Small-subunit ribosomal RNA from an uncultured Lysobacteraceae bacterium, 1508 nucleotides, folded computationally.
RNA sequence: AGAGUUUGAUCCUGGCUCAGAACGAACGCUGGCGGCGUGCUUAACACAUGCAAGUCGAACGUGAAAGGGAGGUUCGCCUCCCGAGUAAAGUGGCGCACGGGUGAGUAACGCGUGGGUAACCUACCUCCGGGCGGGGGAUAACCAUCCGAAAGGGUGGCUAAUACCGCAUGAGACCACGAAGCCUCCGGGCUUUGAGGCCAAAGAUGCCGCAAGGUGUCACCUGGAGACGGGCCCGCGUACGAUUAGCUAGUUGGUAGGGUAACGGCCUACCAAGGCUUCGAUCGUUAGCUGGUCUGAGAGGAUGAUCAGCCACACUGGAACUGAGACACGGUCCAGACUCCUACGGGAGGCAGCAGUGGGGAAUAUUGGACAAUGGGGGCAACCCUGAUCCAGCCAUGCCGCGUGUGUGAAGAAGGCCUUCGGGUUGUAAAGCACUUUUGUUGGGGAAGAAAAGCACCUGGUUAAUACCUGGGUGUCAUGACGGUACCCAAAGAAUAAGCACCGGCUAACUUCGUGCCAGCAGCCGCGGUAAUACGAAGGGUGCAAGCGUUACUCGGAAUUACUGGGCGUAAAGCGUGCGUAGGCGGUUUGUUAAGUCUGUCGUGAAAGCCCCGGGCUCAACCUGGGAAUGGCGAUGGAAACUGGCGAGCUAGAGUACGGUAGAGGAGAGUGGAAUUCCCGGUGUAGCAGUGAAAUGCGUAGAGAUCGGGAGGAACAUCAGUUGCGAAGGCGGCUCUCUGGACCAGUACUGACGCUGAGGCACGAAAGCGUGGGGAGCAAACAGGAUUAGAUACCCUGGUAGUCCACGCCCUAAACGAUGCGAACUGGACGUUGGGAGCAAUUAGGCUCUCAGUGUCGAAGCUAACGCGUUAAGUUCGCCGCCUGGGGAGUACGGUCGCAAGACUGAAACUCAAAGGAAUUGACGGGGGCCCGCACAAGCGGUGGAGUAUGUGGUUUAAUUCGAUGCAACGCGAAGAACCUUACCUGGCCUUGACAUCCACGGAAGUCUGCAGAGAUGCGGAUGUGCCUUCGGGAACCGUGAGACAGGUGCUGCAUGGCUGUCGUCAGCUCGUGUCGUGAGAUGUUGGGUUAAGUCCCGCAACGAGCGCAACCCUUAUCCUUAGUUGCUAGCGCGUCAAGGCGGGAACUCUAGGGAGACUGCCGGUGAUAAACCGGAGGAAGGUGGGGACGACGUCAAGUCAUCAUGGCCCUUAUGGGUAGGGCUACACACGUGCUACAAUGGCCGGUACAGAGGGCAGCGAACUUGCGAAAGUAAGCAAAUCCCAGAAAGCCGGUCUUAGUCCGGAUUGGAGUCUGCAACUCGACUCCAUGAAGUCGGAAUCGCUAGUAAUCGCGAAUCAGAAUGUCGCGGUGAAUACGUUCCCGGGCCUUGUACACACCGCCCGUCACACCAUGGGAGUGGGUUGCAAAAGAAGUGGGUAGUCUAACCUUCGGGAGGGCGCUCACCACUUUGUGAUUCAUGACUGGGGUGAAGUCGUAACAAGGUA
Repeated sequence: AGAGUUUGAUCCUGGCUCAGAACGAACGCUGGCGGCGUGCUUAACACAUGCAAGUCGAACGUGAAAGGGAGGUUCGCCUCCCGAGUAAAGUGGCGCACGGGUGAGUAACGCGUGGGUAACCUACCUCCGGGCGGGGGAUAACCAUCCGAAAGGGUGGCUAAUACCGCAUGAGACCACGAAGCCUCCGGGCUUUGAGGCCAAAGAUGCCGCAAGGUGUCACCUGGAGACGGGCCCGCGUACGAUUAGCUAGUUGGUAGGGUAACGGCCUACCAAGGCUUCGAUCGUUAGCUGGUCUGAGAGGAUGAUCAGCCACACUGGAACUGAGACACGGUCCAGACUCCUACGGGAGGCAGCAGUGGGGAAUAUUGGACAAUGGGGGCAACCCUGAUCCAGCCAUGCCGCGUGUGUGAAGAAGGCCUUCGGGUUGUAAAGCACUUUUGUUGGGGAAGAAAAGCACCUGGUUAAUACCUGGGUGUCAUGACGGUACCCAAAGAAUAAGCACCGGCUAACUUCGUGCCAGCAGCCGCGGUAAUACGAAGGGUGCAAGCGUUACUCGGAAUUACUGGGCGUAAAGCGUGCGUAGGCGGUUUGUUAAGUCUGUCGUGAAAGCCCCGGGCUCAACCUGGGAAUGGCGAUGGAAACUGGCGAGCUAGAGUACGGUAGAGGAGAGUGGAAUUCCCGGUGUAGCAGUGAAAUGCGUAGAGAUCGGGAGGAACAUCAGUUGCGAAGGCGGCUCUCUGGACCAGUACUGACGCUGAGGCACGAAAGCGUGGGGAGCAAACAGGAUUAGAUACCCUGGUAGUCCACGCCCUAAACGAUGCGAACUGGACGUUGGGAGCAAUUAGGCUCUCAGUGUCGAAGCUAACGCGUUAAGUUCGCCGCCUGGGGAGUACGGUCGCAAGACUGAAACUCAAAGGAAUUGACGGGGGCCCGCACAAGCGGUGGAGUAUGUGGUUUAAUUCGAUGCAACGCGAAGAACCUUACCUGGCCUUGACAUCCACGGAAGUCUGCAGAGAUGCGGAUGUGCCUUCGGGAACCGUGAGACAGGUGCUGCAUGGCUGUCGUCAGCUCGUGUCGUGAGAUGUUGGGUUAAGUCCCGCAACGAGCGCAACCCUUAUCCUUAGUUGCUAGCGCGUCAAGGCGGGAACUCUAGGGAGACUGCCGGUGAUAAACCGGAGGAAGGUGGGGACGACGUCAAGUCAUCAUGGCCCUUAUGGGUAGGGCUACACACGUGCUACAAUGGCCGGUACAGAGGGCAGCGAACUUGCGAAAGUAAGCAAAUCCCAGAAAGCCGGUCUUAGUCCGGAUUGGAGUCUGCAACUCGACUCCAUGAAGUCGGAAUCGCUAGUAAUCGCGAAUCAGAAUGUCGCGGUGAAUACGUUCCCGGGCCUUGUACACACCGCCCGUCACACCAUGGGAGUGGGUUGCAAAAGAAGUGGGUAGUCUAACCUUCGGGAGGGCGCUCACCACUUUGUGAUUCAUGACUGGGGUGAAGUCGUAACAAGGUA
């Protein structure tokens, strides 16, 4: 410090997620030791048991027992002494308000920080003064008695005090009145002083002393001061919500009084009407606050366990008492709930102290030891108490440290795993050898934590004193829970000690097997559908390590709330517009001030913590000393630039007056013409209107058309313009009246008067609402007609609200420049509107400058890009508004507004990992432009109808083997299924196998043959002895045996190679370098021409190049040359009925070698002087002459595992291998491709003419003979320019048929044959005789073809024993048409739109149906909190008091003062009632929302998305 994830890719925006650190944690697996910390985060839930606060006999009165000793004795016991003035209870004093726990409440002067107290208190402690005299009356304990189950209580009697009460004294304190001085914040305070009033006390004990008394210590009283600790007050800071906007009657203030330690409405009476609040009152929700802790670079954010400070609480609520201090955790009273005891009458209790129990919970420990240390309470002290504390126990809960061994050791052992079978890896790892001994075990030794105190001695102080007491020193004597612990020594012995998570990317680490969208994983992206580095296991590896992972939560990354440090044209985001309040900000000069600001000093900022430097535990964690820091607050001195305050000026901002200008600016009143419609009248006749086409509609009752007249409403053509005006909405005939604003020029005046603007106010298109008018046209709704599968639409005919006017509402728009307002600055060019100035100029007119507006293009700059660019989206300033992932949702609830419709404000649950912007490349469009193609058109002939052949689907079957399935499967693989082929089925056989390699044994191999069997096969017989040799044997072949292995047309073409199809013989597809762009990419390859062509030319930030195109190759068309057999034969000769038959010839044809030829080369025109095109000449051929081979980058997971090859999987007496028979040939049906026809351009009969290219020895087979024929018999020739197949047919000549299901057509069927073959039954072809079906030119639809083509005619070949209507070739005859590119299909280039990228066979919307989830409404129902109005009134306090009781003091002895109880008044907790508010839960039913697998209906959006 970043990374993953939206896309085909890119940049941006933006969310989600990860890597880090942390934890009072929990869970899973695992677990050796030690040190130091931590340990109920939940139920402030309930608690059994024990302990946690007592102590003092040196304040006081009492006062046991056990036990021991002695005496007596009736042997039951009694008395005395010690125990002992001890235990125990009581009076009294001090303490119990500390220490310890918890965080419920509290949003508060509660806390933090800094101040104030001249408005206060402070027991014990310290220092300084003064004092401590003399009396009195009670009372508990105790005794007696009574009540009660108990807890307890009553009555009577005795008694003490440092308990209680008077009196004396009073330096002094306090109270009120004076005087003087000083200080002051002007409220008052301090000092001195006068005369009044009022107020104290307690003893205990040590020593000396006969006593009196003295003296010490501790206590006591009264003052002053300090210290410590507190009370109260104030400034500032301290959570969220405005869907909480108003709150308040003791409320705010005053006066007087009460109360308090003290100020104060703290309380009361009276008076006044105030007080708080948008700088957020009140209300609601949440929460103890802080030092700190965690995180972070910091700023911040989160948090408030342990430790420390403060606060609050102590079962819940209320209350006071005592006291220095409490409204009191282990005190009291009352009420309530709960628990316990009970004799039912009454009582008792409060673990949020330490342990512990139950419960809750994911979860948190021992009913331990000790007061040895530190500290606290009491005491003179010894000492006692102390669950504070110190220790121990439990838990890997955290941090830190140590160990589980070290060295050597290659045969790289065994085993495991992988493997390309060679090996690799685990791995120096182990074993082995040599060492060490931390830890653990055993034995031995063994600390520090302890010094005070006590005692003895010495020496000061005090004193009359060498007593006492007290300070110091020396010596001595004890005191340890932890614990025989830390630590040290010794012994034996590698001995006692490693796991967890992960290994697709992020993110370090990879293979095999299993599984097969299953099981499962997953933090995000995502893995898994038969080759999973992602699931599970194993091997290996990586990371951390006594731990490792997971989960929860916090910060970080996140600049993702942006102070540091973000944005708002299109991504989320500028209020529709203005006016203006508060607020914020504010020109220039000068003076002053010192609030902000800067600076010096002082105080504070607790300790601990963090940081730095040291020290102590062997180190570290930990502990400890010192320092620094603590951005803050307060006090005080100084500075005066800037901001602010105050004062005085200025004119550049702003404004006013005067003079002009333009304008659809606003309001009102009037008025005009054209047009539509309607009415009346004339002319006139059959249609009009409307549409893609129609129909509804209107019209013979006279429409439409046309002419004239009239009515009425609305809107204002031309002018008219990216012209003008207005804040925006908006404003358009003309005239008048009233009125707002802007601009220009110059002078004068005011003197910062300004900018922005939360709330607020005003305006605000259209639609809509109310009332009343108006209503021509248009026109929601509605009706009808069409369209359509439907058509509640688009189209048509009608038509009502409405549109118009007046008044009043509504207040929203893509109210848009999707761009808030104001100001300043920053190059320009060209228009245009309204002013002004200058120059030039006299006819028309121009040029320059400037202010204000409005446009286009563009520099710098900005921007993610698009784009913006003096009218900024540039550079800055001021102010306002708004945004923070998508959906849910601008929805719900609440509130405000509205007549309503609705508007404004405006969430959450839940859900997704995206949603989005701009640009790029493609693809697509019922977008555009250009162009091509038998693409259409123009033609010719077909298919679709019939019969039949063949293929396919389907069905059937034991099997009908398999594959191919739009074009690009379907006469396809198959150039040929009777057996074979053959892969399928049935039966019957074989198991190292039909085939390959290796081993052993035997035999040559082979040939002939018998029997059984359907055959495979089985059992036999006979014959045969080969080749090479180094003599051992070897090679080929056959048989037997064992195992390695063979074998598979079994699966996967979606694991593959190879081959092939297709787009498409379409003209495209790319690269290098350069350039442009943040980038994907672009450029080149686009443009202007041209071409069949990315063919060529020109231009150009491109320049070149490659694969394609073309050419080179084959064939065909012409000529030349060479050669001349088997081919040819003109001229010469021979010869025949005829014939190149023969001699000869090499001219011709032909054959097959080599050449020539065609290149837009020539001419003219067009074009740009180009490329090229058009025409022409010549030429056999003319513009790639015709045809073929040749197929770019790629697409279709196209086809093929059944040609072949091949990974993986599967079968192995079978999914392998033989064998016989059957099947692939089935047949209600459907489709494709052909053949033959339907006839006269024909059929039939007879005669007759002309090819090309092929094939042939297991072959082609002449001639001859036989047969009607298929063919047979015999047989010549020919390995072929020689022989054969082999008669070409259409054609031509003649005849016949005469339009008929025929002399057309030939299916089907019967019979008889021929041939091939082992074999024609299933299941061949052909021949003959007989039979003679459908069919009379084919619906919708659809195919081929542009010239030697279509059409038509025959011939040949491959395969093949036989079996073509198929396929591949060959020639013969031989057309028609193409205006043209609008349309259909396909394709190319450019451009445009896009929400598509699996790319339109795309994407995608809504209802309905089903399931689940959360949520709103809902008659209500049940809780919580709370307001108001009342009722109620325990305990307590205060007031009153007539009843009753009453020790101290007074008394005239009667009583009084004072007090208690009772009663009563006031306040008041629980509680009750009524009525509201608010919140939570629940609710029949209901509303929408979200999510779900392949559901239903349509097709709304994305392209002009088919109605933008």
Record summary:
Its Rfam family is "Bacterial small subunit ribosomal RNA". The sequence is in RNAcentral, with records from ENA, Greengenes and SILVA.